[in-house]
RNA sequence: UCAGGUGUAGCUCAGUGGUAGAGCAGGCGACUGUUAAUCGCCUGGUCGCAGUUUCGAGUCCUGCCACCUGAG
Numbered sequence: 001u002c003a004g005g006u007g008u009a010g011c012u013c014a015g016u017g018g019u020a021g022a023g024c025a026g027g028c029g030a031c032u033g034u035u036a037a038u039c040g041c042c043u044g045g046u047c048g049c050a051g052u053u054u055c056g057a058g059u060c061c062u063g064c065c066a067c068c069u070g071a072g
Stems, first nucleotide, its partner, number of pairs: 001071007010024004018055001026042005048064004
């Protein structure tokens, strides 16, 4: 320098253009001799950044940034 991939909650990851989710973690409660386990509820997001298309973008397209892989 070129090509490909990844970027979404504190962590690991889902998410056919039409209300952003799960598990774990955290908080509160139930259960009980106590802890653990189990169960219920709750909190938590500028979807990497800036634009484009669209009635509508996490999703399409363009540029950029970070990381990973490959080629030279």